[in-house]
C1' cells in the first nucleotide's frame, strides 16, 4: 500500500473473494523446559457429600469433661491402683444477650431507566462502629430461656407446670445548647424561606463488667465515612408501532417517609406527553475500557475496576443504624427427599465436585505464614475472601533440540537428453569442542515486619520512640556449586493466479480439491503419493466471531442525462436558509483561569525479577463537562434606518392560457327522390361482405353526431397534464418602460391541499366516424395474431370518481458568475422593409471547464450558495403480510426466507442482419451441352457374411487413399503351424563344414529322416575364418491417440487482402496510416490528406506457346545440280525443322476524356496491343479440416501374439437408395467400298517390321532398334460414292448360348480380347441440377503411368470447331464503406413463456397447540394499616372493682398465586392451495437482440 473476478479486449459503475490484526475460543495433527497470566460464553437447567459467618465467659445463669493440690475410704508390706469428697486451672455441647451477619464472594435472569456516565444541587435527608467536644451514668420492678418435670409426635417440633439470671425488658426520677409550639429583636438569601440573640412552656436518657491498667452505656453538637432524593446532557432497533394518559397533570388540605412528591387519600380544575418521535414492540446489565483503523468510526463489555440488579419462580413485611435481607422469616406455586400417610425437609447464579446440555472450559488440594475483614481489653478464633499448590501449549514472553571443520560430493531416494549427469548435500560419515535443558549429588533463601506480653525514654491528654522473644502454607520450592555425556528434545501446513515454493508416478469429469477465480473426460505443477522446495516453529493448520481493506452509508470521505437514484406539477405550513447599514445584549463562538474527569489501562522516562512477558515508581494524557473572567469580527437576539432583492399601481404590449355562451362551412354517415347498369368492394393474391327487391357511381334535398382542411413553422401560450374554425363575454398570466409606493415583506419546503394525458368505474345524455370484444374471410405446419369484411362497449357531453404513464430534457427549485457565431418569436428606440443596440423567450453549432465515455457548454452535466426528494450488486419483487385510500379496477407505503457471482453503461474490433451504398466472379441473364429418365461400368451408403480390411462424410468424400485385389498385393476371416522369432549387429557354449543330393508325411508352410562333406597356421593341443544350432542381448505390431505432434495436403482463393516501425488522436481497448475523390484484374496508380515510411501478398523476374534474327547440321530437309520404285544415294545447309542465345510490347506515338494527375476510349504501326494465350507460383489466417494405413515421432497398449510364417476363403455379396463416368435413343445418323492430313509419347525382361497361316483374337518368322535413324503406327472425325427412309428400325447394343485367343503355378468363385448366334431397356428425360466467354464450349481420334494380363477410369497430345453476353433488379459467394445488435464457440449465435419431472424456502389456509401482554369480573393465602362486638393478658395507674396498654380471634381496604370470560400480539404446526427459486442433452412454440423478419 493493494489484489483476483463481469469482456475477445477497454474504461468507468457495482458487488463477492483474498493478503493484516484479535479471541476467555474450539476442532485435527504433533509435542522438550520454565515463568506470568487465563480457564462453563450452552441449561438463571437440576444438584449428592464436605466447607464458605461467626465471634465475645471482660454481659448473664450455667457447667460436661480434662489436669493438679489435698482429705478420706478400699485392696495391697510398700509402690501403687480405685472410690468419695474439698478446693485451684480450664472450660465442650447447649441457651439468654450483645455485635457481626446489609461486608466480603457468584451470577448478569430482569430492565431502555435518573439503571449507568458525566456535571450540579438537597433551604427536603439518614448515618452503626470511628474521631473531636459537653454533659450524664440515680432508683425500682416483673418476668422469660436455659436446667428440672409431665406430655404429644414416626420426625421436625411442640404443649404444659415449676424455678432462675443479665449490658434482656419495663417504670419512675433528673436533664439539656437536644424537639416542639409561641412571642421579640437582628442577619441573609433562592420563592417557599434560612441563620443568630433572647423569653416562656411543655417532652424526651442510661447498664454495667474488671486482671483495678481499663472496657463499656446515654444525650447533644461537630467531623469523617457509607448512603437517600432531584435535575441538565449523553446512553439500541423498528412508523409495516401515531397518537398516548383518569392518579393521568395541576392545586387545596390531610396521611405516610430519615426525607421532597399523587408516594397516598378527600375535594377542585382540565390538564400532561407527542413527527426534536409519545406509547408500543424487540434486543440489551451500564461505565472505566478491550480489539481494529492513519484518524473519524465500527463492533464488543471475559479477566482487574466502579456502579446497578438478582439469588428455585411469584409476593410481603419483620429485625435493624443500614435489607424488604444468597448460606433470615411467612405465604402461594413448580419441583427433589424422608414420613410409621397423620405430616415434615429444603434451595451450589459462595468453593471444589456430579449429572445434564454442548463444539467447549479445572481439584470434592493447602495454610490462615502474608494482606484483608467479624468478634473480642487481649490472648484468639473464625474467615473455599485471600495466598498458594494441582489440571489445561488457552494466551504471551523467554530458553534449547548443539557448535567448528569435513568432497571418493560415499550408500541410498527422486529426476533425466541414462556408459554419463543432476539434487537430496558439509548433509551424512568421521575429527576437534561445549554442557544451557533434562539426569544424579551437595548446599539453599527473600518474602517476616510487626501487632501482643514485658521493660525503658518523651509527653497535660491522646500517643510517639526504642530494647525485645515468637511465628513460612507455599518449600527442601526459586537459585548457587560439583559430576559424567551430543548425551535427553522437530514438527505442522502449503507449492495453479492472487501468494514464497516442481518435477515423477498413479487415476481418468471416476475418486476426489476449492477462500475467489476455478482444476479432473490418458501426458493433472491444482485430486492421491513420493522426491524436492517454501514458510512458521513447540507449535502449525482448520473453523467461528470481530475490525481492517470497504472513500461499500462517504462528519472527516460517494453520488443520481445514459451505470441504482430527480418526487408527474404547483400552492403551502413547521423547519432550514437568508440584502445595506448603526446601536445594545452576549446565547453560539475566541482565549485566560478555577474545579473535576476514581484507580488500573494507554504513551514516555526510570526501577526490580540473569532477559523479556510481568510487576513497581514518576510523568504525560484522559481530546469530556461545570464555573469563572474577558474579548465582538462573523452568527445570533432587540432596536432603529435604508432600497438594489420582492410586491403593489400607472402606460404600452403578447399569446392554439382557462372557462361560458352563439354561429360556420368542407369531409362522413344515413334517408327520401331522380339518372343509370352490372358489379361495386377490398388484397401481395384472394375470399367473406354489399349488389337486378337495383348496388357501386352522379345530381338535389333533408337529418346526425363529431372533428376544425388551408394558415401551420425548428412558432405561440401554459405550473405540468395540456392547448388550434370564428364571434362575444368573464378570467389568470408573463414582458417592456419610467415614474410612484410599501420597505426584506425572500428561497426552499417534511407532512398537507390542489391540478393531473389516455384507459377505466358510476348516474344521465348522445352516437357521425374510429373502433377493444366478437364474428366471418384469408394467411399458414398451426394463426385465439400480422392483412381484409363487419363489429359492442368505448370515443363525445353533463355530474362525480380513479391518480396512474418513457407523466421524458429519462437532468428538482432559486440565485450569482463564467469565451462566441447564426437562426428565429415578441416588444421597445430614429421614420424604414436595409442594419444595429436593448429585454425576455425559443433553438443550432463551439470554447474553456467538466464528464467512464457518449456528450453537455449562459436553457451547463462549468464555477459557488441555500433548500427538498431519491441511491447503495442481480434475481425473488414493486411481490408478500399489514395498514391508508377506492364503488370496483386497483393506487401508495413496501419486506424476508432462499439463489447467483455476477447484473448492468459507454465505447472498441469483429462477426451478423429476411440494414443500405458500391465494386466483382460462368453468380444470375444470353447461349451452347449436359446430369436427374434407360441398361452397363465404377465409388459410396445400407443390407448380407466367418471375412465382406481399413480410412475419406456439404460445399472441401463419393472413377477419392488405389497410377490398375485371380495368388501376390491384404491390412480381414477360417484351418492347420513357429516363439530372440521373417532381417540385421554383439557376446557366450556347442557342432564341423557350408552349398548340394534323396526319402517319408502334408494343402502347403512346416516337421523329420537318410546321405555327402571342410579350409588357413601349427607336430599337437588349439587358435583365426565361414557356415549352422542353442542362450543373453536386442526385435516386430497397417494396434490405438490426426483431439499429444512434425512433413504433406484441401478450402476459403490468385480473393486483395494482412502487418509492422516511428509519429500523431484516444484515460483506455483501438484508431491514423489502409479511410476520402478517381482509376485499375490488383492495397493498381494518381491526387488529397498527422501522417511518414517498410514489410508479407498483386505484378514483374521463370517455363511454354505465337514473330523474326544469329549460331549450328544428324538420324531433320530439299530450291538449284545428278540419280532412284522412294531424300534411297552424292551433294547442299537456302527453306522447314531441332535447340542454344538475342530481339521485339513500353499506353512507347497520335487524337478525345479527366482535375495540367492518375487512367480510360479511339486510332496508327506491328507477328503480336494495353498482365497478347497457357503454366508454375497460394499473403497473415480459417475450418481442434484430412492424414500415426506413405513417411517420421511422444504416449499408451500387445510380446507362445494386436508379432511372423502357410492353404483356402474374403475386399468382386445384392431388396435398394446415392455421386461420377462411358454408350445410346438415331438420318448433321448407321452400314458398306475408297482416299486425305496430326501432335505428343513409349520401346531390350522390350518394341517388333517385312513375309506365311487364321474370318477374327492370335500364331509362326526373324530384319531393325538402347531409338529426330527402327518400331508400336492404319490416326479419326473429315472428303467422295453407294445403301437404309423414321421403323424399336440395317438404331441400340444389354443379357444368355456355343467356340475360341492370350497372359499367368493358376482366369470356379474372379481377366481381358476374338468369332457365330441371341438382340433387354431405352423414341431425347418430372421437380430439381451441373459445365463453359474461344482456337473455348462441343465433338473426333491417339498416346503415356500402372501392368505377367485387366482402362469407359486417370494423365496429356493433336484434329474439325461454334453461339452468348442487353445488363447487375434477383439467386450464390467475395470485396470494401456505413449502420443496428442483448452475438464473441461470433446467427448452425443468443435467447422467453406454459406444461412434465425432482428438490428447496416461503405467502394463504378450516383450524390446532403454546409465549408474552391488555380490558373486564371473581376469588384472596401471608403481610402490613385501619375497626373490633368475642377472648386471654406480667410489669405501669388503683386499697379493690376495675382501667390503660398489648396478644389472640373476628373484620375492612390493598394484593401473590389462581379462575372466568372477551381481546390484542408473536412463534410452531395444517389437509389443501398460490406464485417463487434451482436443476440432466424433457415436451410446445418462437416473444426479444439485425427493420429479429408486424420496429
Nucleotide at each position: 500500500a493493494g489484489a483476483g473476478u463481469u469482456u475477445g479486449a477497454u474504461c468507468a459503475u457495482g458487488g463477492c473473494u483474498c493478503a493484516g490484526g484479535a479471541u476467555g475460543a474450539a476442532c485435527g495433527c504433533u509435542a522438550g523446559c520454565g515463568g506470568c497470566a487465563g480457564g462453563c460464553u450452552u441449561a438463571a437447567u437440576a444438584c449428592a457429600u464436605g466447607c464458605a459467618a461467626g465471634u465475645c465467659g471482660a454481659g448473664g445463669g450455667g457447667g460436661a469433661u480434662u489436669a493438679g493440690u489435698u482429705u478420706u475410704c478400699u485392696a495391697g508390706c510398700a509402690a501403687u491402683a480405685g472410690a468419695a469428697g474439698a478446693u485451684u486451672a480450664u472450660g465442650a455441647g447447649a441457651c439468654c444477650g450483645g455485635c457481626a451477619a446489609a461486608c466480603g464472594g457468584g451470577u448478569g435472569c430482569g430492565g431502555a431507566a435518573c439503571a449507568c456516565g458525566u456535571a450540579c444541587g438537597c433551604a427536603a435527608c439518614c448515618u452503626u462502629c470511628c474521631c473531636a467536644a459537653a454533659a450524664c451514668u440515680g432508683g425500682u420492678g416483673g418476668a422469660u430461656a436455659g436446667c428440672c418435670c409431665u406430655c404429644c409426635g414416626a420426625a421436625a417440633g411442640g404443649a404444659g407446670g415449676a424455678u432462675u439470671a443479665a449490658u434482656a425488658c419495663a417504670c419512675c426520677g433528673u436533664a439539656a445548647c437536644a424537639u416542639a409550639a409561641u412571642g421579640a429583636a437582628g442577619u441573609g438569601g433562592c420563592a417557599u424561606c434560612a441563620c443568630u440573640u433572647u423569653a416562656u412552656u411543655a417532652u424526651u436518657a442510661u447498664a454495667g463488667c474488671u486482671c483495678c491498667g481499663g472496657c463499656g452505656g446515654u444525650u447533644u453538637u461537630g467531623g469523617a465515612u457509607g448512603g437517600g432524593c432531584g435535575u441538565g446532557c449523553g446512553c439500541c432497533u423498528g412508523a409495516u408501532u401515531a397518537g398516548g394518559u383518569a392518579g393521568u397533570u395541576g392545586g387545596c388540605g390531610g396521611g405516610g417517609u430519615a426525607a421532597c412528591g399523587g408516594c397516598c387519600c378527600a375535594c377542585c380544575a382540565a390538564g400532561c406527553c407527542u413527527u426534536c418521535g409519545a406509547u408500543c414492540a424487540g434486543u440489551a446489565a451500564c461505565u472505566g475500557g478491550u480489539g481494529u483503523g492513519a484518524g473519524a468510526g465500527c463492533a464488543c463489555g471475559a479477566c482487574c475496576a466502579g456502579u446497578c440488579a438478582c439469588a428455585c419462580g411469584g409476593g410481603c413485611a419483620c429485625u435493624g443504624a443500614g435489607a424488604c435481607a444468597c448460606g433470615g422469616g411467612c405465604c402461594c406455586g413448580a419441583c427433589u427427599c424422608c414420613u410409621a400417610c397423620g405430616g415434615g425437609a429444603g434451595g451450589c447464579a459462595g468453593c471444589a465436585g456430579u449429572a445434564a446440555g454442548g463444539a467447549a472450559u479445572a481439584u470434592u488440594g493447602g495454610u490462615c505464614a502474608a494482606u484483608g475483614g467479624a468478634c473480642g481489653c487481649a490472648a484468639g478464633u473464625c474467615u473455599g475472601a485471600a495466598c498458594u499448590a494441582g489440571c489445561c501449549a488457552u494466551g504471551c514472553c523467554g530458553c534449547g533440540u548443539g557448535a567448528a571443520g569435513g568432497a571418493u560430493g560415499a550408500c541410498g531416494g527422486c529426476c533425466c537428453u541414462c556408459u554419463g549427469g543432476g539434487u537430496u548435500g558439509u548433509a551424512a560419515a568421521c575429527u576437534u569442542c561445549u554442557u544451557u535443558u533434562a539426569u544424579c549429588u551437595g548446599g539453599g533463601a527473600c518474602g517476616a515486619a510487626a501487632a501482643a506480653a514485658g521493660g525503658g525514654c518523651u509527653u497535660u491528654c491522646u500517643a510517639g520512640c526504642u530494647c525485645g522473644a515468637c511465628u513460612g502454607a507455599c518449600g527442601g520450592u526459586a537459585c548457587c556449586a560439583g559430576a559424567g555425556g551430543a548425551a535427553u528434545a522437530a514438527g505442522c501446513a502449503c507449492c495453479g493466479g492472487c501468494u514464497a515454493a516442481c518435477u515423477c508416478c498413479g487415476u481418468g469429469c471416476c475418486a476426489g480439491c476449492a477462500g475467489c477465480c476455478g482444476c479432473g473426460g490418458u501426458a493433472a505443477u491444482a485430486c492421491g503419493g513420493a522426491g524436492g522446495g517454501u514458510g512458521c516453529a513447540a507449535g502449525c493448520g482448520u473453523u467461528a466471531u470481530c475490525c481492517g481493506g470497504a472513500u461499500u452509508u462517504a462528519c472527516u470521505g460517494g453520488g443520481u442525462u445514459u451505470a441504482a437514484a430527480g418526487g408527474g406539477u404547483g400552492c403551502g405550513u413547521a423547519g432550514g436558509u437568508g440584502g445595506g447599514u448603526c446601536u445594545g445584549u452576549a446565547a453560539g463562538u475566541c482565549a485566560g483561569u478555577g474545579g473535576u474527569g476514581a484507580a488500573a489501562u494507554c504513551u514516555c522516562c526510570g526501577a526490580g525479577c540473569u532477559u523479556a512477558a510481568c510487576u513497581c515508581g514518576g510523568a504525560a494524557a484522559c481530546u469530556g463537562c461545570c464555573a469563572u473572567u474577558g474579548a465582538u469580527a462573523c452568527u445570533a437576539u432587540a432596536g432603529g434606518u435604508c432600497u438594489u432583492g420582492a410586491a403593489u399601481u400607472a402606460u404600452c404590449u403578447g399569446g392554439a392560457g382557462g372557462u361560458a355562451a352563439g354561429c360556420g362551412g368542407a369531409a362522413u354517415a344515413u334517408g327520401u327522390c331522380a339518372u343509370g347498369u352490372a358489379g361495386c368492394g377490398g388484397u401481395g393474391a384472394a375470399a367473406u361482405g354489399c349488389u337486378u327487391a337495383g348496388a357501386u357511381a352522379u345530381g338535389a334535398c333533408a337529418u346526425a353526431g363529431a372533428a376544425c382542411a388551408c394558415c401551420a413553422a425548428u412558432u405561440g401560450c401554459g405550473a405540468a397534464g395540456g392547448c388550434a374554425g370564428c364571434u362575444u363575454a368573464c378570467u389568470a398570466c408573463g414582458g417592456a418602460u419610467c415614474g410612484a409606493u410599501u420597505g426584506a415583506c425572500a428561497c426552499u419546503g417534511a407532512g398537507g391541499c390542489a391540478c393531473g394525458a389516455a384507459a377505466g368505474c358510476g348516474u344521465g345524455g348522445g352516437g357521425a366516424u374510429c373502433a377493444a370484444a366478437c364474428a366471418g374471410g384469408a394467411u399458414u405446419a398451426g394463426a385465439u395474431a400480422c392483412c381484409c369484411u363487419g363489429g359492442u362497449a368505448g370515443u363525445c357531453c353533463a355530474c362525480g370518481c380513479c391518480c396512474u404513464a418513457a407523466a421524458c430534457g429519462a437532468u428538482g427549485g432559486a440565485u450569482a458568475c463564467u469565451c462566441g457565431a447564426c437562426a428565429u418569436u415578441u416588444g421597445c428606440g430614429a421614420u424604414a422593409u436595409a442594419c444595429u443596440g436593448u429585454a425576455a423567450g425559443u433553438g443550432u453549432c463551439u470554447g474553456a471547464g467538466c464528464g467512464a465515455a457518449a456528450g453537455c457548454a449562459u436553457u451547463a452535466a462549468g464555477u459557488a450558495u441555500c433548500c427538498c426528494a431519491c441511491c447503495u450488486g442481480g434475481g425473488a419483487a414493486g411481490u408478500a403480510c399489514g395498514a391508508u385510500c377506492g364503488c370496483a379496477a386497483g393506487a401508495u407505503u413496501g419486506a424476508a426466507a432462499c439463489u447467483c457471482a455476477a447484473a448492468g453503461g459507454a465505447a472498441u474490433u469483429g462477426a451478423c442482419g429476411g440494414g443500405g451504398g458500391u465494386c466483382c466472379g460462368c453468380a444470375c441473364a444470353a447461349g451452347c451441352g449436359g446430369u436427374g429418365g434407360a441398361g452397363c461400368a465404377u465409388g459410396u451408403g445400407g443390407u448380407u457374411u466367418a471375412a465382406u480390411u481399413c480410412g475419406a462424410u456439404g460445399a472441401u468424400a463419393c472413377g477419392c487413399g488405389a497410377g490398375g485385389a485371380a495368388c501376390c498385393u491384404u491390412a480381414c476371416c477360417u484351418g492347420g503351424g513357429c516363439u530372440a522369432g521373417a532381417a540385421u549387429g554383439c557376446g557366450g557354449u556347442u557342432u564341423g563344414a557350408c552349398c548340394g543330393u534323396g526319402g517319408g508325411u502334408g494343402a502347403a508352410a512346416g516337421c523329420u529322416c537318410a546321405u555327402u562333406u571342410u579350409g588357413u597356421a601349427g607336430c599337437a593341443a588349439u587358435a583365426c575364418a565361414c557356415a549352422g544350432a542353442u542362450c543373453g542381448u536386442a526385435a516386430g505390431g497397417u494396434g490405438c491417440u490426426g483431439c499429444a505432434u512434425g512433413g504433406c495436403u484441401g478450402u476459403c482463393g490468385u480473393c486483395a487482402g494482412c502487418u509492422c516501425g516511428u509519429g500523431c488522436c484516444g484515460u483506455g481497448a483501438g484508431g491514423u496510416g489502409u479511410u476520402g475523390g478517381g482509376u485499375u484484374a490488383a492495397g493498381u496508380c494518381c491526387c488529397g490528406c498527422a501522417a511518414c515510411g517498410a514489410g508479407c501478398g498483386c505484378a514483374a523476374c521463370c517455363c511454354u506457346u505465337g514473330u523474326c534474327a544469329u549460331u549450328a547440321a544428324u538420324u531433320g530437309c530439299c530450291a538449284u545440280c545428278a540419280u532412284u520404285c522412294a531424300g534411297u544415294u552424292g551433294g547442299g545447309c537456302a527453306c522447314u525443322u531441332u535447340a542454344a542465345u538475342g530481339a521485339a510490347a513500353c499506353u512507347g506515338c497520335c487524337g478525345g476524356u479527366g482535375a495540367c494527375a492518375a487512367a480510360c476510349c479511339g486510332g496508327a504501326g506491328g507477328a503480336a496491343g494495353g498482365u497478347g494465350g497457357g503454366g508454375a507460383u497460394g499473403a497473415c489466417g480459417u475450418c481442434a479440416a484430412g492424414u500415426c494405413c506413405u513417411c517420421a515421432u511422444g504416449g499408451c497398449c500387445c510380446u507362445u501374439a494386436u508379432g511372423g510364417g502357410u492353404a483356402g476363403g474374403g475386399c468382386u455379396u445384392c431388396a435398394c437408395a446415392c455421386g461420377u463416368a462411358a454408350u445410346a435413343c438415331a438420318a448433321u445418323g448407321g452400314c458398306g467400298c475408297g482416299u486425305a492430313c496430326a501432335g505428343a509419347g513409349g520401346g531390350u525382361u522390350g518394341c517388333c517390321a517385312a513375309c506365311c497361316c487364321g474370318c477374327g483374337a492370335g500364331g509362326g518368322g526373324g530384319a531393325g532398334c538402347u531409338a529426330a535413324u527402327c518400331u508400336c503406327a492404319g490416326a479419326a472425325a473429315g472428303c467422295g460414292c453407294g445403301u437404309c427412309g423414321u421403323a424399336g428400325u440395317c438404331c441400340g447394343g444389354a443379357u444368355c448360348g456355343g467356340a475360341g485367343u492370350c497372359u499367368g503355378c493358376a482366369a470356379c468363385u474372379c481377366g481381358a480380347c476374338u468369332c457365330c448366334g441371341u438382340g433387354a431397356a431405352g423414341u431425347c428425360g418430372g421437380a430439381a441440377u451441373c459445365g463453359c466467354u474461344a482456337g473455348u464450349a462441343a465433338u473426333c481420334g491417339c498416346g503415356g503411368a500402372u501392368c505377367a494380363g485387366c482402362a469407359u477410369g486417370u494423365c496429356g497430345c493433336g484434329g474439325u470447331g461454334a453461339a452468348u453476353a442487353c445488363g447487375u433488379u434477383c439467386c450464390c459467394g467475395g470485396g470494401u464503406c456505413u449502420u443496428g445488435u442483448a452475438c464473441a464457440c461470433a446467427c448452425c449465435g443468443c435467447c422467453c413463456g406454459u406444461c412434465a419431472c425432482a428438490c428447496c424456502a416461503u405467502g394463504g389456509g378450516a383450524g390446532u397447540g403454546g409465549g408474552u401482554u391488555u380490558c373486564a369480573c371473581c376469588a384472596g393465602a401471608a403481610g402490613c394499616a385501619g375497626g373490633u362486638a368475642g377472648u386471654c393478658u406480667a410489669a405501669c395507674c388503683g386499697c379493690a372493682a376495675g382501667g390503660a396498654g398489648g396478644g389472640c380471634g373476628c373484620u375492612u381496604g390493598c394484593c401473590a398465586c389462581g379462575g372466568u370470560g372477551a381481546g390484542a400480539u408473536u412463534c410452531a404446526u395444517g389437509a389443501c392451495u398460490g406464485g417463487g427459486g434451482u436443476g440432466a442433452a424433457g415436451u410446445c412454440g418462437u416473444a426479444a437482440c439485425a427493420a429479429g423478419g408486424u420496429a